[in-house]
The RNA shown here (small-subunit ribosomal RNA) has 1500 nucleotides and comes from Thermofilum sp.
Rfam family: Archaeal small subunit ribosomal RNA. Clan: SSU clan.
RNA sequence: ACUCCGGUUGAUCCUGCCGGACCCGACCGCUAUCGGGGUGGGGCUAACCCAUGGGAGUCUGGGAGCCAGGGCAACGGCUGGCUCCGGCAGACGGCUCAGUAGCACGUGGCUAACCUACCCUCGGGAGGGGGAUAACCCCGGGAAACUGGGGAUAAUACCCCAUAGGCGCAGGCACCUGGAAUGGGCCUGCGCUGAAAGGGGCGCAGCGCCAUGCCCGCUGUGCCCGCCCGAGGAUGGGGCUGCGCCCUAUCAGGUAGUUGGCGGGGUAACGGCCCGCCAAGCCGAAGACGGGUGGGGGCCGUGAGAGCGGGAGCCCCGAGUUGGGCACUGAGACAAGGGCCCAGGCCCUACGGGGCGCACCAGGGGCGAAACUUCCGCAAUGCGGGAAACCGUGACGGAGUCACCCCGAGUGCCGCCUGAUGAGGGCGGCUUUUCCCCGGUCUAAAAAGCCGGGGGAAUAAGCGGGGGGCAAGCCUGGUGUCAGCCGCCGCGGUAAUACCAGCCCCGCGAGUGGUCGGGACGAUUAUUGGGCCUAAAGCGUCCGUAGCCGGCCCGGCAAGUCCCUCUUUAAAGCCCACGGCUCAACCGUGGGAGCGGAGGGAUACUGCCGGGCUAGGGGGCGGGAGAGGCCGGGGGUACUCCUGGGGUAGGGGCGAAAUCCGAAAAUCCCAGGAGGACCACCAGUGGCGAAGGCGCCCGGCUGGCAUGCGCCCGACGGUGAGGGACGAAAGCUGGGGGAGCAAAGGGGAUUAGAUACCCCCGUAGUCCCAGCUGUAAACGAUGCGGGCUAGAUGCUGGGCAGACUUCGAGUCUGCCCAGUGUCGCAGGGAAGCCGUUAAGCCCGCCGCCUGGGGAGUACGGCCGCAAGGCUGAAACUUAAAGGAAUUGGCGGGGGAGCACCACAAGGGGUGAAGCUUGCGGUUUAAUUGGAGUCAACGCCGGAAACCUUACCGGGGGCGACAGCAGGAUGAAGGCCAGGCUAACGACCUUGCCAGACGAGCUGAGAGGAGGUGCAUGGCCGUCGCCGGCUCGUGCCGUGAGGUGUCCUGUUAAGUCAGGGAACGAGCGAGACCCCCGCCCCCAGUUGCUACCCGGUCCUCCGGGACCGGGGCACUCUGGGGGGACUGCCGGCGAUAAGCCGGAGGAAGGAGGGGGCUACGGCAGGUCAGUAUGCCCCGAAACCCCCGGGCUACACGCGAGCUGCAAUGGCGGGGACAGCGGGUUCCGACCCCGAAAGGGGAAGGUAAUCCCGUAAACCCCGCCUCAGUAGGAAUCGAGGGCUGCAACUCGCCCUCGUGAACGUGGAAUCCCUAGUAACCGCGUGUCACCAACGCGCGGUGAAUACGUCCCUGCUCCUUGCACACACCGCCCGUCGCUCCACCCGAGGAGGGCCUGGGUGAGGCCUUCUGCCGUGAGGUGGGAGGUCGAACCCGGGCCCUCCAAGGGGGGAGAAGUCGUAACAAGGUGGCCGUAGGGGAACCUGCGGCCGGAUCACCUCCU
Repeated sequence: ACUCCGGUUGAUCCUGCCGGACCCGACCGCUAUCGGGGUGGGGCUAACCCAUGGGAGUCUGGGAGCCAGGGCAACGGCUGGCUCCGGCAGACGGCUCAGUAGCACGUGGCUAACCUACCCUCGGGAGGGGGAUAACCCCGGGAAACUGGGGAUAAUACCCCAUAGGCGCAGGCACCUGGAAUGGGCCUGCGCUGAAAGGGGCGCAGCGCCAUGCCCGCUGUGCCCGCCCGAGGAUGGGGCUGCGCCCUAUCAGGUAGUUGGCGGGGUAACGGCCCGCCAAGCCGAAGACGGGUGGGGGCCGUGAGAGCGGGAGCCCCGAGUUGGGCACUGAGACAAGGGCCCAGGCCCUACGGGGCGCACCAGGGGCGAAACUUCCGCAAUGCGGGAAACCGUGACGGAGUCACCCCGAGUGCCGCCUGAUGAGGGCGGCUUUUCCCCGGUCUAAAAAGCCGGGGGAAUAAGCGGGGGGCAAGCCUGGUGUCAGCCGCCGCGGUAAUACCAGCCCCGCGAGUGGUCGGGACGAUUAUUGGGCCUAAAGCGUCCGUAGCCGGCCCGGCAAGUCCCUCUUUAAAGCCCACGGCUCAACCGUGGGAGCGGAGGGAUACUGCCGGGCUAGGGGGCGGGAGAGGCCGGGGGUACUCCUGGGGUAGGGGCGAAAUCCGAAAAUCCCAGGAGGACCACCAGUGGCGAAGGCGCCCGGCUGGCAUGCGCCCGACGGUGAGGGACGAAAGCUGGGGGAGCAAAGGGGAUUAGAUACCCCCGUAGUCCCAGCUGUAAACGAUGCGGGCUAGAUGCUGGGCAGACUUCGAGUCUGCCCAGUGUCGCAGGGAAGCCGUUAAGCCCGCCGCCUGGGGAGUACGGCCGCAAGGCUGAAACUUAAAGGAAUUGGCGGGGGAGCACCACAAGGGGUGAAGCUUGCGGUUUAAUUGGAGUCAACGCCGGAAACCUUACCGGGGGCGACAGCAGGAUGAAGGCCAGGCUAACGACCUUGCCAGACGAGCUGAGAGGAGGUGCAUGGCCGUCGCCGGCUCGUGCCGUGAGGUGUCCUGUUAAGUCAGGGAACGAGCGAGACCCCCGCCCCCAGUUGCUACCCGGUCCUCCGGGACCGGGGCACUCUGGGGGGACUGCCGGCGAUAAGCCGGAGGAAGGAGGGGGCUACGGCAGGUCAGUAUGCCCCGAAACCCCCGGGCUACACGCGAGCUGCAAUGGCGGGGACAGCGGGUUCCGACCCCGAAAGGGGAAGGUAAUCCCGUAAACCCCGCCUCAGUAGGAAUCGAGGGCUGCAACUCGCCCUCGUGAACGUGGAAUCCCUAGUAACCGCGUGUCACCAACGCGCGGUGAAUACGUCCCUGCUCCUUGCACACACCGCCCGUCGCUCCACCCGAGGAGGGCCUGGGUGAGGCCUUCUGCCGUGAGGUGGGAGGUCGAACCCGGGCCCUCCAAGGGGGGAGAAGUCGUAACAAGGUGGCCGUAGGGGAACCUGCGGCCGGAUCACCUCCU
C1' cells in the first nucleotide's frame, strides 16, 4: 500500500473466463469565449518521390587581376564589389531510425598497444637557395557542362641544402615510474630520416621613388598576430575488456581464416585486420548456429510495490543521408548542401554528351484515420572565420496555424412587475474579467501582455447519459421480435422506465463522447503472491547424466551475506524546501533518492579448504515369507475330433422361433486314441513386483524384501532436464501351431428399417519362437525422498516374552519392527471427502496447468515396415464450458403404503342398431362464438319457431358538449299528389302546414356479444374421494438448504405412541355444521285420532264408513335434550398407540350421507353473465325492424334414450311413496270428445285446496320363440294445444305404415349396500316442447382372500448431462448460406547462401614512355589482389495467386435415424482393430467416473 461490481444455476458454494468502473497515447463525432505555459504537431503508413527559394562561410593588410564609385595637379595609394592563389572552417551544427541482437548501447575497468588541429604551460629555434602556377593576356574545341594549347607573375603556395631534432639497431649504466619494463633517462657506435614564414599588422625613427607629407619600397626598433622543433597539459577520439541487454528449440549442432603457432604486410595503435607456412583446433543445452522483431540509454505511462508496457518530442551515444562500393584530402572522413564508379529514378541535349539527389527550413505530390507558414530576425544564446569592428548562420530567437497536452478565468449581479413563489419575459439599476476604441510601455520590428482612459450585459454552452452493473423517469407519444438499441447481462412479438421523439432529471463542462493501443483491475503467469484426487493440470514405471538440494563436531578462509566510509551515478526529469512570473501550469536556486565501483570491518548462516563422527546411506552374518523373473521336466480335468461298442428319432437353440445338425444313425452312454489351450477347489478382505503384471507340481539359474545382530565403511545421500531400460490388450513382420473362443464375413430371427442387441456357423487373431510397435479410465484419476502431528481395530511377515500343551512347522495372549485394510481427533478442503499409507504442518528436487471450441488437429521435425506414436500451433469462433453439493421433477431404478375416477372377485353398461343431443368435418349468404386427455363434446345454454341472437340478406335510426360554416330570404319536423322501390314523405319534384334550431365540416361522446382470459377482478374446474403445506426458536451446514416433517409400530389421516437436536406452533385431517337412524322433553293447527260423546249412512248385526265435538296418548310436524367414549371383558402388541374378538346397545370403533375443503400449481376456463385496463369501430363493428341461419348432411367421435324380448309383451283388475310446485298460477268437480283436448267452475296466496291415478309390484287372461302381439324408427292421413306466427323448425292424440335391430370387434366406463341394477314421481328451464340437469321415493342384489400386476397417488431412498423440469435433454451424417483455415499440379515475386563467367573501379608490386635540373607530375604494359553490378547454375527461407481436394466454425423453426444423460431401454467410458448412410456396432484387454438385487468379507 488493501473497494470491487455484472454475467454459468430453480437456488448455492467453488473454479474460471468475459465485461464494467480508473489512468495514459493517437485518431474521429458533436460543440467551442479568453489568457498563460509546454524539451507538442508527416514519429506510427512510403528511409516514397520532389518544382522553387533559403540552410557555410570567413580572412583590407599572402599575392594578383578586374569592375564600380569617389577623388587631390596626376591614369596607384581612398571606398565598395567580383574572381583567383593561399589559410582556417566545410568531420561541427541540422534531420532521420532504414539497418543493427552488436562491445551498437549502458556500466565498471584496461591501453606496458594509440592519436589529438585550434587552446594552455615550459624549453629551443627560423641559415642559405630554387623553380613553378592561377586569376590575367593570346589562340582553339564544345549546344551545354566544361575543356585544350601558348605566354606572364606573386606569396604565410611548392621544392632543395644546412643545422637542431626524430626514428631504428647493437652494447653499457650502481638511474626514474610502476604490481610488472616491453616504458622513460644517460653514454658509445652505426644506419636511416631530416624543420621553419623572420611572414604580416600597428606605432615610432631613418632612407629611397614620383612630388616635401599621405602612398609604395627598404632599414632599425617597440608591441601584437603568426611560423618551426621538443616536452608536458587540456580537450576530443581510436582500440581492448568484465557484467547487463527481446521472442523463438516447430533453429541442435555450428565453424575454413575457422582455432592457435611462426614469419611477414598494414595501421596512430593491438589483433587472423590481411598474407605465406605449420598444427587441428574453436564454440555449444548456463542455448552455440539459425529465424523473427528491434537503434540503445537517461527517461516516459501505469501500478502500493514487485512488475508490465513504451523509447515520439528534450539530453547522451550509435547508425544513416536514393541502394551499393571505393579511395583522395586532412589532426580528424571513407566525408555526402566533396570526388570516382555501378545500379535504379528524374531532368537537359544540337544525340556527340551532360546534370540532380529535402531522413536540413519552408513548400508540393503520394500514402493514409492521422499532422502547420514557400513568415520575421540575427536583437538574444551559441557556432565558424577574423586582432577586432564585423560577416555568415531556416542552429537559434520570434511570429502564424491546430482545444494536441497542462494551468487559470469567464459566459454576470441586484430590485420591481408578469408568470405557478418555476422557466422565461418586461422595466430600472450595478459591475466590466472578457469584448471594442485610444494612448503609453513592451518588442529587432510587431502582436500579445501590462498601465491609463472611453464605450458597453453587452461578445461567450455544450456533450454524454437516465433497465442492471452505474448517478439520473416503472413520465407521455410513436413503433410492434419491425425499425432499432446493447462493452456484458440483455431490451423490442400492442399498455417498452432499455428502440425513436417530447418533457423532466443525472454526470462532466470549453469541452464531452466514441474507436484503437498500453497499464491497472489480474493473486487470470502467482519472486513478493496461485495451483495439479473429482474444476485445466503428476511423465505408464524405473534407472541414471548435467543441474539443484544436502546429517553431527572442530579449525581455517571470507566468495555469498551484513555494517561503515569514499567515489561515481552528465544535464534535464522525480521528491523536498525556498524563491520568480497577480495564482497555477511553468521557471530558478539549494538539498535529496535509486544503481555501480573501491577501501575498511563482522563471521552466526550458506559456500570453499582441512580434520573428525555415526543417527542418513551402503555392506556383512543368521534364520525367514512370497502367484517376483527366466529355463527345463512332469501331471490333471474339461473340450473338440477320430475309432470301436451300446442305443433311437430327434437334437440344438430362444422371450418365442428359425437358420443349423440328424436315417450316410445325430444328440445320449461306455471304452480307446489324437490334439491344442487352460490350470477348478485351496483363494482371502491374502502375498510378491518399480509399473505393466504374476496362480497345477518338481528342479535349475536369478532379482528384490522384511526381520535379528555392542560386526564393517564413513555422508558414499535426495531428486533428476536431456538420455536409457521395462512396458496390458489390440496391431505388424517371419516361422510354427490351431481344441475352444471369436472382430470381419455368411445365414436365421427381431424391427418401420436392424449394416445391432438374440440365435446358428465362422476367418484373422487369441497360443509358441524371433523381431517390431510404445499406447490405455497404463487410476489411488493422488510424482519421488525426508521430518513432524491423537488414537481404535482387523489381516500378513519377522522377532521377543508369557500361558496352555493331545508336544506337532501346535493353540492362545501381549509387546517391537515392516507391510496392508477400515473407522476416526486435531487440521485441511468449494464440497464430496482426506486424515501417521494425508489431500494435515514443513524441507528438497522433477513434471505439468492458465476459459470453452477449433485440436491432440495442421505444418515442421524425430521414431515406426505399416497402423500410427512423440513433440505440437494459428486463423476463426464463443458467454460460457466446468467441479461439488441443494431443492424439485423424472426413470422401461429400488423399498413401503394407498385408491373400484386402480387391479382382482363380481354386477351392470358403452363400443353394433334406430332415434335424441353435443362436437368435429363438410356445406352454406350465414350455418355466430367459446370449450379440446383425465379436467372440451345433454358443457357455456336448462329444450334457439319470432324474440333469444352475438351470424347472413335487406331496410331504417342515432352525434351530450365545443368550435367553424348554415338558419325568420324559414332549420329540424309533418302532409296531398307524382316519381323511385318488393314496400315506405326514407329519399326526389312541386306545394302546403308549422315556427327555432340545426349533423355540412372538425373535434368529442353514447353504445359495442369488436379484440386481448397471455393486461385483470370475481367466480369456477382440476391436482385432490389426496394428506399434505408451513412457521417461531434452537441446532447443523461457508451457502443453497437441512433438521423438525426422519425411524419403528399404528391410523382413513403428518391419526396417535415410542425413539431421535430438537421443542413447540399454525393452515389442512379431525373436531365443527346439516340430514337420516334410537330414546326423552316441549308444542298441537291446517296434522293425528287409541279412547269418550253426538249425528248421517251401510250392515252378513260382529261391526264398518263418514261428519262434528272432545283429546293430543300414537303417527306426524319442528324445536330442545340424551345416547357411543375402545367406556367394559378376553387376546395380540413394548406395560404404548392401537388392532382382533366379545358383552351390552337402536347404533358401535369415523354409525350412514352431506357441507366445509390447506400452502400452492396448471399464463387451466370464462372480456359471451356482470365488473374492468388497454386497443379498435363511431355514421358504423352502435340501435331498431323483417326474413333467413344457429335445426344444413357423404361422413367421424362423445353422452344418452328405446330395444333386440318370455324373471318378457299386451289386455283387464288391485296396492303402497317421498321430495316438491302453484295467482296473468295449480286447477278439484261437472259437461262434450274415442283421445289429445275443449266449455264451465269450487277451493287454494296453500301441513287446509290443487298438480295427483305413482310405477315397477300383485291377481286373472292372452301371446309361445317368431323378426313375432318383440322393437319402435320412418312415412301417410286426420285431429288437438301453445303462440302474432308451428313451411323451413314445436309438442300431443287417433288411425295406418311398420325400418334397423336376434346382446354388439379391438377397446372402454361405472359401482362395495339400502349401494349397483331396475321402477316411476317431482322440479328447473318454460307461452308451448324433456330421451337433459337437479332432487325424491319404491323394489333391491352379486362379489371383495385381497393386492400393487395394469393406471395413478403419497412417503423414504437411488441415478441424472432434466429445471418452460422426460411431451425434458441431446448426437452424428446429409442438404442450403456465410466465414477463416489446411493440402494442392503449377504460376509469380522477394531475401539469403553458394559455384562459375563477365567485370566498372580501387589498392599493391614491377617494367616503361613523356614533361621537369630536381622534388615530382603524367601516360602505357605485365603480374597479384579486393571487387560493386550484370549473366548462368545449385540450395535454403519468406510472401502472393491457384483448378481441385479436406475437415472446421457459424446460421428461430430442412432430411435420416436415437448414440449419450434415469439400468437412457444392449451399463458407460478408455486404448486398439475390423465393419457400417449416420449417430455408431462388434472383438480383445482395462477402468468405475455403473443402476439394481443377492451372497461373502471388513469396519462401527